Source information:
The part of an RNA shown here (large-subunit ribosomal RNA, domain IV) has 316 nucleotides and comes from Acutalibacter sp. 1XD8-33. The coordinates come from a structure-prediction model, not an experiment, and the mean pLDDT is 89. NCBI's taxonomy places the organism under Bacteria, Bacillati, Eubacteriales, Acutalibacteraceae, Acutalibacter.

[in-house]
Context: one part of a larger RNA
RNA sequence: GGGUAGUUAAGGAACUCGGCAAGUUGAUCCCGUAACUUCGGAAGAAGGGAUGCCACAGAGAUGUGGCCGCAGAGAAUAGGCCCAGGCGACUGUUUAGCAAAAACACAGCUCUCUGCUAAAUCGAAAGAUGAAGUAUAGGGGGUGACACCUGCCCGGUGCUGGAAGGUUAAGAGGAGAUGUGAGAGCAUUGAAUUGAAGCCCCAGUAAACGGCGGCCGUAACUAUAACGGUCCUAAGGUAGCGAAAUUCCUUGUCGGGUAAGUUCCGACCCGCACGAAUGGUGUAACGAUCUGGGCACUGUCUCAAUUACCCGCCCG
Numbered sequence: 001g002g003g004u005a006g007u008u009a010a011g012g013a014a015c016u017c018g019g020c021a022a023g024u025u026g027a028u029c030c031c032g033u034a035a036c037u038u039c040g041g042a043a044g045a046a047g048g049g050a051u052g053c054c055a056c057a058g059a060g061a062u063g064u065g066g067c068c069g070c071a072g073a074g075a076a077u078a079g080g081c082c083c084a085g086g087c088g089a090c091u092g093u094u095u096a097g098c099a100a101a102a103a104c105a106c107a108g109c110u111c112u113c114u115g116c117u118a119a120a121u122c123g124a125a126a127g128a129u130g131a132a133g134u135a136u137a138g139g140g141g142g143u144g145a146c147a148c149c150u151g152c153c154c155g156g157u158g159c160u161g162g163a164a165g166g167u168u169a170a171g172a173g174g175a176g177a178u179g180u181g182a183g184a185g186c187a188u189u190g191a192a193u194u195g196a197a198g199c200c201c202c203a204g205u206a207a208a209c210g211g212c213g214g215c216c217g218u219a220a221c222u223a224u225a226a227c228g229g230u231c232c233u234a235a236g237g238u239a240g241c242g243a244a245a246u247u248c249c250u251u252g253u254c255g256g257g258u259a260a261g262u263u264c265c266g267a268c269c270c271g272c273a274c275g276a277a278u279g280g281u282g283u284a285a286c287g288a289u290c291u292g293g294g295c296a297c298u299g300u301c302u303c304a305a306u307u308a309c310c311c312g313c314c315c316g
Stems, first nucleotide, its partner, number of pairs: 001311008010302002014300001019297001027051005036041001038145001052067006068072001080295007087287002092104002108143007120129003146282004151212003156209002158205005165200003171194002176189005213231005240274001241271001252268005
């Protein structure tokens, strides 16, 4: 000097990215317990009190009286709590060896395929799974409890449907033409016509892939624009939410909390570049989740000290 384990005056988060770490709390009994809520919960909410020994009474529970200590769950083991917000409903699962999460899954919802020798999948095949099942079943895609909802666009791409028409291969067809030959013939070439799926074409379909405008003017203060004009589009973003896990400008502006707040909470809306199952907005419960605040508590700190053991160093 370091490690590990303790203790510490006064203060008590001033430490720090951040209360990280440590500490507080801790058992049993009694009292008591809010918002919110899916009425189950929240809840051990929170917050208080009691706890030993002796004598007597009593069947006991227990009661009355007394006694000792700083301390009676006398040591050890044994929740810190509260408020608000984001995300994900939840219990689960995951990067064996830097990530446990808001990622995955999930029940529920929805679209689609599949009529049974099912679709789908494995396999040159036989065969097998599906399934010893049969559409309340099975496969695939998306979303992700629940509540309230889920707007407009089918022009593009995809999918589905469409006895017409256009285009279209081999094949069928064989008008003709060419070579050769004395000829018969042989050989080569070959128009019309016929000819499937596909594509073109016509429809439907967005909980299919996806998409959801610009400019100019206008109200008797000003400002703003319910309103009007115009261009373009398949259609021009509805409800709800909004400086957000999304906001560049930005520490936006206002309010709250602090003596002081780039974070946080509540609003505003000028949404660079939210938005409705690539789901939208809420939401009790839950979370080794993330964010902000508070009480309690503390060597995290002001600011360091000290104790025990071990290591480091020296001798043998």